Small-subunit ribosomal RNA, central domain from Histiona aroides, 343 nucleotides, folded computationally. It matches the Rfam family "Bacterial small subunit ribosomal RNA". Model confidence (mean pLDDT): 87 of 100. A source record names the gene rns.
Context: one part of a larger RNA
RNA sequence: UUAGGCGUAAAGGGCAUGCAGGUUGUUCAUUAAGUUGUAGGUUAAAUCCCUGAUUUAAGUUAGGAAUGUCCUACAAAACUGGUGAACUAGAGUUUGAUAGAGGAUAGUGGAAUUUCUAAUGUAAGGAUAAAAUCUAUAAAUAUUAGAAGGAACACCCGAAGCGAAGGCGACUAUCUGGAUCAAAACUGACACUGAGAUGCGAAAGCGUGGGGAGCAAACAGGAUUUGAGACCCUGGUAGUCCACGCCCUAAACGAUGGUUGCUAAAUGUCGGGAAUACUCUCGGUGUUACAGCUAACGCGUUAAGCAACCCGCCUGGGUAGUAUAAUCGCAAGGUUGAAACUC
Numbered sequence: 001u002u003a004g005g006c007g008u009a010a011a012g013g014g015c016a017u018g019c020a021g022g023u024u025g026u027u028c029a030u031u032a033a034g035u036u037g038u039a040g041g042u043u044a045a046a047u048c049c050c051u052g053a054u055u056u057a058a059g060u061u062a063g064g065a066a067u068g069u070c071c072u073a074c075a076a077a078a079c080u081g082g083u084g085a086a087c088u089a090g091a092g093u094u095u096g097a098u099a100g101a102g103g104a105u106a107g108u109g110g111a112a113u114u115u116c117u118a119a120u121g122u123a124a125g126g127a128u129a130a131a132a133u134c135u136a137u138a139a140a141u142a143u144u145a146g147a148a149g150g151a152a153c154a155c156c157c158g159a160a161g162c163g164a165a166g167g168c169g170a171c172u173a174u175c176u177g178g179a180u181c182a183a184a185a186c187u188g189a190c191a192c193u194g195a196g197a198u199g200c201g202a203a204a205g206c207g208u209g210g211g212g213a214g215c216a217a218a219c220a221g222g223a224u225u226u227g228a229g230a231c232c233c234u235g236g237u238a239g240u241c242c243a244c245g246c247c248c249u250a251a252a253c254g255a256u257g258g259u260u261g262c263u264a265a266a267u268g269u270c271g272g273g274a275a276u277a278c279u280c281u282c283g284g285u286g287u288u289a290c291a292g293c294u295a296a297c298g299c300g301u302u303a304a305g306c307a308a309c310c311c312g313c314c315u316g317g318g319u320a321g322u323a324u325a326a327u328c329g330c331a332a333g334g335u336u337g338a339a340a341c342u343c
Base pairs, nucleotide, nucleotide: 003315004314005313006312007297008296012311014200015199016198017197021193022192023191025087026086027085028084029083030082031081033080034079035076036075037074038073039072040071041070042068049064050063051062052061053060054059090190091187092186093185094184095182096181097180098179102176103175104174105173106172107171108170109153114148115147116146117145118144119143120142124135125134161168162167205246206245207244208243209242210241214240215239219235220234221233222232257310258309259308260307261306262305265288266287267286268285269284270283271282272281273280274279292299293298316343317342318341325336326335327334328333
């Protein structure tokens, strides 16, 4: 490279927006670039193929045929492309409704933990398998009243909902993105995908300034143990929280890229609509299951089935996501990413 693949064997980019590129509905006309045909040119020799000569084979030799994704001319017009015109089934816009932990900002609330103040009250409390470190007569623990401060929002909560993914859960207000349904009207292919690029991206971590209740890496002590740098206990600092700026990675998982069409059903549930008697229909989200697929497990209209288009990725294990170089970063490190050698 070809070919075969990518749920679990190697392999789907963490997710989106989108330039180039690739692909692209229906009908008519036209063109003739691709395409097809015919003719001519050219296609060195040798080789290959055919026929002859050398008695035969090989070799040699004579002749012929063939030979390009080439050039020129003429012709065809189904398909692809170009141009023009039209259409509405894709896509979008308008109108009216609907559901929602979608996002941002500001304010408010109650329960609980902790601390402080005051009161009652007296000797223990706390911890564990058992203890000890620890707290407490300078009055703890417990109970009552009040105050402060920070963080998280019990029940509702659901295989429920929303979001592109990460993710989102008290209440109210303001601003704001998307989705679904219904009925028509309008635009008239405006679509799909998307290398680079740009944006978003849990937690941890970093910078500056705040904040700090609880929890808690590091650290200290007590236990356990041969030892214990751990598991358990008592403390406890970064951090966790906020603002702004970085970092850009995860089992970032459905381990399953996006879009479109087709292919039995049954049964839950969420949001619309039509009916209002059975039920039907559109969009999500679950379970079971036919055909089919799969090495099996399993998947099965939310496909891993049958097809089309575009992107990403894989090619034995280790070495190794290492070295080197480049690039990004304040750093930590990230991205791209080998080989020798070895089995």